Predicted 3D model of a 1482-nucleotide RNA (small-subunit ribosomal RNA) from an uncultured prokaryote.
[in-house]
């Protein structure tokens, strides 16, 4: 500094989340040391227990212990006793200071409480200075004594007794008060004799009191508040002003610049964070307030309404002998509880400070230290150098090897911090001598790599990956997201990556967020312009002069901004965290000095902003009466007669009681064609026939007047479509509800027939609209081109008319700029200035609640909790689209012939079954895989019966054998046992390589083990490769340049032309490649070579006859080389272009026919059963062999063919003419036999020779005559025949007999455009046999379109999109279940607070008639004074009533939100199939 994350992708808007730093933490794993900080943040919740404030005897009386002098008395002559001299000084009391300080805590408070800069009308103990005094009495009362009550806690009564406790008198001023004459006030003493006190008074200093300016949270869904309230006069009160308090008198204060009330909160220096302006927060420290169980009070006192003091009330706790008492940790420790969570019931008064004291000293839970916590921050170590069979082990492998990895071990070498340990002792001590709770540097030994490392990440953001599990399961996750059998995102390992005595995660702040924008944002469409004007308050405002006017503003001085903290620069702890010094800073206030430009003020003067006034002009501007003609509708009446009207088609409806049509003639109501215009007016909303009347603005000439009078405008006022409402007309038409008719699966809709409010007037309400230009007013400025509306004016002698300049108005298309683009563009969304509304992700919601407005409907204001990670603008490619334009195919259309109907064949589903193995499924499965299932073939097919290193491969291995051949038993075979030869004699044979002849080794069989074979078993969604489909469509691309912020465009687009992205022309494009086309085979002509097995014109030979010979290349043909077609030529056409039409020659004319040849991709198409292959399963089976049997099943269904319903046929007889192919385990002639299939014998060909092989349809004749038949064959029965080990299941043919169904096929649906369709045989591949299948050949050989309106389907352009898994898409609403948060809701409950009353404890003022009374007067009687008690006001707790506000809950209820496959229907997105939306209305 930025990243992720909305799209296929793009930019932009706009939100969630992350990377940083931070915390008085907090959980989890781990934990070695030291230094410095810090550590009850929740329940101001309750405490046991010990200490936290006590000192003075130099203020006073008393005086315990202890001490024991010189006596006395026993005697054990040094002890016992007894009295006790001085000495000491406890405990208690009187009395003085002190106890308000220090130490804790934030509950209250939104205030002069704090900050911070100013005032005075005061006080101030101890301290300090100055002046000045300290004279004389008196009466008491605690202690103690001594007599009582109480448990106790205390407490009565008599005696009595001291003071630096009380009092009086004197004295008295630089004090106080004064009427200025005067009048009032004071003190203590002690003492070690040094001194310490005591009283008056000034003054200082420290501390405090009160006042005021600016500052100081949110909330208006809190909008008025206030009676001591606001001044004034007396007075009373205080240290002191003041409604502080009281009387009277006035009727004020306050408040949108937010009073009042609600909430919430201790304020500030500073902390954190940032770039900074800011946002947040006030814990340790430090200054203020405040508070001490909870609420009231006052007393003492220099100072309190007092944390460890009173006195009341509560409440909670503990004591009791029940009568009645005690207490207050929010001081240090420590307990309980609540809670994620915060420590020892320690040492010391050495240090630093505080309190009394003359001082010694006492006392100090302040403080100094120790302990406990990684809580935080900083430093320090857990070793360092060499060391390779790169050990083992782990983990991965392509099985080589690679990594952990010089790392380790071992081995050498090295150091000793840190901890241990033994010694030392600076220093904290200040201050020469005494003082250390606690810590102890440096320094010198000592031993030994010993005692010291985890913890989080490894998809991406964000450094760092690999294998195994595991299989949408466990489970992760900050955000996107991962997980369904190949997970670098889960567990686990192993390896790496970060940080490191820590890492991680939680929570919270700040940052990144310019996402509150002051610095620094917007508001046409992404959230945002009020519906639209007046005009108050307040904000702003033209030119110009003067001003010792100096409020903003600038500059200088100055005062103050406490310290600490932050920074800078020294310095001291070994460093560093810490910690000193010194500066600087602390943006701020306040006081002065001075400048005067500009805001401002004050006076004035001006004419250009504004406004008036003279003359003109335009205009659905507005209000009111008056009038008008089409049209319509309904009445009279006329004419005419069967319909009419509606619609996609109909129906409902009206009509012979006479409609629609058509005349005439009244009568009503709303509207005002043509003119009419991106024309006019008006602020908006709006205004449309014409006349009249009254009235609002505007524009333009004059440049006559006034003299900044100006703009905007929170609140407030008045306007302000349509629906709607009240009230009363009025209703012609046209219409929400309603009614009926079609649609339709339904139809509460679109469509028709009716119709009622309405709709129009008048009076009033309501007050919203997509009220839009989706653009607030207003004022200056910034190239231009046009068009239209009103006015002046030049030009022209004058008029008009063009032309030309000027002011307003209103459009269009653009230049720079603006913008996220689309687009704006002088009518700005552009450049500046003012003013005022308005926005800060979606959704919940314009919803609930509260005020307010309304007659109502409803408006205005106007949320939260839950909930998601997006919602949304704009623009790009693509796909759709029941959008549009152009084109194209046997796509329709015209035709010709089928299919679907029958009988048969085959292939699928179903259905059977022990089995009916598997695949394939719209087109692009179904006569497909299968180019041929009786066995085999064939398979995890099914039943039985077997084998186990194996049917098949390669290796090692034990063991025994030449190989090899025969033969036997069992058995359905497989298999499973045996046995023989090879031995021995003669002929013969003994096998290969080696040999020292003992053997050894090589193969080959067979047997033990092990490595492993096997699998058509599973995954085509894990692959190759090969194949289908679009589709032989014309189209998919690149590289530069060019336009865009980019995604992408251009190119490829447009005109034209084609089969064609072919070609031409235009052109920000200019080439270029894959395809298209050509090059390749074939086919049609013709030329040349060649001339067998193939040909035979001409010339011989032969035969009945055959190119059968001899010959011959001329012809057919064979095959081989070439030629030929190229819009070449001629005419029109067209752009002088490509091209198209026509023609001419030609064997063949415009791609001449046909094949081969398929771009980029699409369809997770299709194949793991061709083959290959990863993964995963199987190993006496899922492998492998056998025998049977299935794959052939059969009520049904769908494809794809054969055959046919016949007369253009059928049959018989007799006749011509092919092409292309096959043949040796094979084609098989003649020639015999059989009615035939066939068979016999056999010739000839490994083939232009021979053979299959007969071509059929066709020609000729005969019969048959419209039938279920001389059609038509299906089934069925007999007898044959052929292949094969075998035709039973389950072959294929022959004869003879039988002779089904079927008379041309509904709905639909198919192939074919020329040598084709459609008909006719022929062949071949498979293959022992089996052909209606499939792959080729030829023979006859048509018919109709040359058009695109409809259907499919494809191609370009262009248009809309809410679609991108793209329409088989997308998505809305109820309803049904689950769950969450809310709202209402008889009410219940707490909590708080306003009024109103009752009541009133202590206390404190006021009275006082009861009672008592030491100090002083007294005439002795009292009196002053008090005191006790009464009593009046004031008041806390308390209570009663009745409001307001919060907050918990609550039967039942409403809507939200969320959720996996649920139900209904398709509302929107495309013309979404009735454009679509917004307001009323239901």
């Nucleotide at each position: 500094a930025g990243a992720g994350u909305u799209u296929g992708a793009u930019c932009a808007u706009g939100g969630c989340u992350c990377a940083g730093a931070a915390u008085g933490a907090a959980c989890g794993u781990u934990g070695g040391c030291g230094g410095c900080a810090u550590g009850g943040a929740u329940u101001a919740g309750g405490c046991a227990u010990g200490c936290a404030a006590g000192u003075c005897g130099c203020g006073c009386g008393a005086g315990a212990a202890c001490u024991g002098a010189a006596g006395g008395a026993g005697c054990u002559u040094g002890c016992u006793c007894u009295a006790g001299a001085u000495g000491g000084g406890a405990a208690a009391g009187c009395g003085g200071c002190g106890u308000a300080a220090g130490g804790g805590a934030g509950a209250g408070u939104a205030a002069c409480a704090g900050g911070u800069a100013g005032a005075u009308a005061c006080c101030u103990g101890c301290c300090c200075u100055c002046a000045g005094g300290u004279u004389u009495g008196g009466g008491a009362u605690a202690g103690c004594g001594u007599c009582g009550g109480g448990a106790a806690a205390c407490u009565g009564g008599c005696a009595g007794u001291a003071a630096u406790a009380c009092c009086a008198a004197a004295u008295a001023a630089c004090a106080u008060c004064u009427c200025c004459g005067g009048a009032u006030c004071a003190a203590a003493g002690c003492u070690c004799c040094g001194g310490c006190g005591c009283c008056u008074g000034a003054g200082g200093a420290u501390g405090g009191a009160u006042c005021u300016g600016c500052u100081c949270a949110c909330u208006a869904u809190u909008a008025g508040c206030u009676u001591g309230u606001u001044g004034g006069u007396g007075g009373g009160g205080u240290a002191a002003u003041g409604g502080c308090c009281u009387a009277c008198c006035a009727a004020g204060g306050c408040a949108a610049c937010g009073a009042u009330g609600g909430u919430u909160a201790g304020c500030g220096g500073g902390c954190g964070u940032g770039a900074g302006a800011g946002c947040g927060u006030g814990g340790c420290c430090c200054g203020c307030c405040u508070c001490a169980c909870u609420g009231g009070g006052a007393c003492u006192g220099a100072g309190a309404c007092a944390c460890u003091g009173c006195c009341c009330a509560g409440a909670c706790a503990c004591c009791u002998a029940c009568g009645g008492g005690u207490g207050g940790c929010u001081g240090c420790a420590g307990u309980c509880g609540a809670g994620a969570a915060u420590c020892u019931u320690c040492g010391g008064c050495a240090a630093u400070g505080g309190g009394c004291g003359c001082a010694a000293g006492c006392c100090u839970g302040a403080c100094c230290g120790a302990g406990c916590g990684a809580u935080a921050c900083c430093g320090c170590g857990u070793g360092c150098g060499g060391g390779a069979u790169u050990a083992a082990g782990g983990c991965c492998u392509u099985c080589g090897g690679g990594u952990u990895g010089u790392a380790a071990a071992c081995c050498c070498g090295c150091u000793g911090u840190c901890a241990g340990u033994g010694g030392g002792g600076a220093g904290g001590a200040a201050a020469u001598u005494u003082u250390g709770a606690c810590c102890g540097a440096a320094c010198c030994g000592c031993a030994g790599a010993g005692g010291a490392a985890g913890u989080c990440c490894g998809g991406g953001c964000u450094a760092a990956g690999u294998a195994c599990g595991u299989g949408c399961c466990a489970g992760c996750a900050g955000c996107c997201g991962c997980g369904g059998u190949a997970a670098u995102a889960c567990g686990u390992a192993c390896c790496g990556g970060a940080c490191a005595a820590a890492c991680g995660u939680u929570a919270u702040u700040c940052g990144g967020a310019a996402u509150u924008a002051c610095u620094g944002g917007g508001c046409u469409a992404a959230a945002a312009g009020a519906g639209a004007g007046c005009g108050u308050a307040g904000g702003c405002g033209g030119c110009u002069u003067u001003g010792u006017u100096a409020g903003g503003u600038c500059a200088g001085g100055u005062g103050u901004g406490a310290a600490a903290u932050c920074c800078c620069u020294c310095g001291g702890c070994u460093c560093a965290a810490c910690c000193g010094a010194g500066g600087a800073a602390c943006u701020g206030c306040g006081c002065u000095u001075g400048a005067a430009a500009c805001c401002a003020c004050a006076a004035g003067a001006c004419u250009u902003g504004a406004g008036g006034g003279a003359g003109a002009c335009a205009g659905a501007g507005g209000u009111g009466a008056g009038c008008g003609g089409a049209a319509c509708u309904g009445a009279u009446g006329g004419u005419g007669g069967a319909g009419c009207g509606g619609u996609g088609a109909a129906a409902u409806g009206c009509g012979u009681u006479g409609a629609u049509a058509u005349c005439a003639u009244c009568a009503g109501g709303a509207a005002c064609a043509c003119c009419g215009g991106u024309g006019g007016c008006g602020a908006a909303g709006g205004c449309g026939g014409c006349u009249c009347a009254c009235u609002g603005g505007g524009u333009c000439u004059c440049u006559u007047c006034u003299g900044a009078c100006g703009c905007u405008g929170a609140g407030g006022c008045a306007c302000g479509a349509a629906a709607g409402c009240u009230a009363g007309g009025g209703g012609a038409g046209c219409g929400a509800a309603c009614g009926g008719g079609a649609u339709u699966a339904g139809a509460u809709a679109c469509c028709c027939c009716g119709g009622u409010a309405g709709u129009c007037c008048u009076a009033g309400c309501u007050g919203u609209a997509a009220a839009c230009g989706a653009u607030g007013a207003g004022c200056a400025c910034u190239u231009g081109g046009u068009c239209g509306a009103g006015g002046g004016g030049a030009c022209c002698u004058c008029c008009a008319c063009a032309u030309c300049c000027u002011c307003u108005c209103g459009g269009c298309c653009g230049u720079a700029g603006c913008g996220a683009a689309a687009g704006u563009g002088u009518u700005a969304a552009g450049u500046g200035c003012u003013c005022c509304g308005c926005c800060u992700g979606g959704g919940g919601a314009g919803u609930a609640u509260g005020g307010u407005c309304g007659c109502a409907a409803g408006g205005c204001u106007g949320a939260a909790a839950c909930u998601c990670a997006a919602a949304g603008g704009a623009a790009u490619u693509g796909a759709c689209g029941g959008g549009g334009g152009c084109u194209c195919a046997c796509a329709c259309a015209a035709g010709c012939g089928g299919u679907g109907g029958a009988g048969g064949a085959u292939g699928u589903g179903g259905c059977u079954u022990a089995a009916u193995u598997c695949g394939a499924g719209g087109c692009u499965a179904c006569g497909c895989g299968c180019a041929g299932a009786a066995c085999c073939u064939u398979a995890u097919c099914c039943u039985g019966g077997u084998c186990u290193u194996g049917a098949c491969a390669u290796g090692c291995u034990u063991g025994a054998g030449a190989a090899c051949c025969u033969g036997c038993c069992u058995g359905a075979a497989a298999g499973g046992g045996c046995a023989g030869g090879g031995c021995a004699a003669g002929a013969a044979a003994a096998g290969c390589c080696u040999u020292u002849c003992g053997g050894g080794g090589a193969g080959c069989c067979u047997u033990u083990g092990c490595a492993c074979a096997g699998g058509u078993g599973c995954u085509g969604c894990a692959u190759g490769g090969c194949u289908g489909u679009c589709g032989u469509c014309a189209g998919c691309u690149c590289g530069u340049g060019u336009c865009g912020u980019g995604a992408g465009a251009u190119g490829u687009c447009g005109g034209g032309u084609u089969a064609a992205g072919u070609c031409c022309c235009u052109u920000a494009a200019c080439g270029a490649g894959c395809g298209a086309a050509a090059c390749c085979c074939u086919u049609a002509u013709c030329u040349c070579u060649a001339g067998u097995u193939g040909c035979c014109a001409g010339c011989g030979c032969g035969u009945u006859a055959u190119g059968g010979c001899g010959g011959g290349g001329a012809c057919u043909c064979u095959a081989g080389a070439g030629a030929g077609a190229c819009u070449g030529c001629c005419g029109g056409u067209g752009u002088u272009a490509a091209a198209c039409c026509g023609g001419a020659g030609g064997a063949a004319g415009g791609u001449g026919g046909g094949g081969a040849u398929g771009a980029c991709g699409u369809c997770a198409a299709g194949u793991c059963c061709u083959c290959a292959u990863g993964g995963c399963c199987u190993u006496u089976a899922u492998g492998a062999c056998c025998a049977g049997g299935g794959c052939u099943g059969c009520a049904c269904a769908c494809g794809u063919c054969c055959u046919a319903c016949a007369a253009u046929g059928c049959g018989g007889c007799a006749u011509a003419c092919a092409a292309a192919g096959g043949g040796a385990a094979g084609c098989g002639a003649a020639c015999u036999c059989g009615c035939g299939a066939g068979g016999g014998c056999a010739a000839g060909c490994a083939a232009a020779u021979c053979c299959c092989a007969a071509a059929a349809a066709g020609u000729g004749u005969c019969g048959c005559u419209c039938a279920g038949u001389u059609c038509g064959g299906a089934u069925u029965g007999c007898a044959g025949g052929c292949u094969g080990c075998a035709a039973c299941u389950c072959g294929c043919c022959u004869g003879c007999a039988u002779g089904a169904a079927g008379c041309c096929g509904g709905a639909a649906u198919c192939g074919c455009u020329a040598g084709u369709a459609a008909u006719c045989g022929c062949g071949g591949g498979u293959c022992a046999g089996c052909a209606u299948a499939c792959c080729g050949c030829g023979g006859u050989g048509a018919a109709u379109a040359u058009u695109u309106u409809c259907c499919c389907g494809g191609g370009c352009c262009u248009u809309g999109u809410a679609c991108a898994c793209a329409c088989c898409g997308c998505c809305c609403g109820u309803c049904a279940c689950a769950u969450c948060a809310u709202g209402g809701g008889a009410g219940u409950g707490a909590a708080u607070u306003g009024c109103a009353c009752c009541a009133g404890a202590a206390g404190u003022g006021g009275u006082u008639a009861g009672u008592c009374u030491a100090a002083c007067c007294u005439u002795c009687g009292g009196g002053a004074g008090g005191a006790c008690g009464a009593u009046c006001a004031c008041c806390a707790c308390g209570g009663u009533g009745u409001g307001g506000u919060u907050c918990a809950u609550g039967a039942c209820u409403g809507g939200g939100g969320u959720g996996a496959a649920g139900u209904c229907g398709u509302a929107a997105c495309a013309a979404g199939g009735u454009a679509g939306g917004c307001c009323g209305u239901a």
The RNAcentral record of the sequence draws on ENA.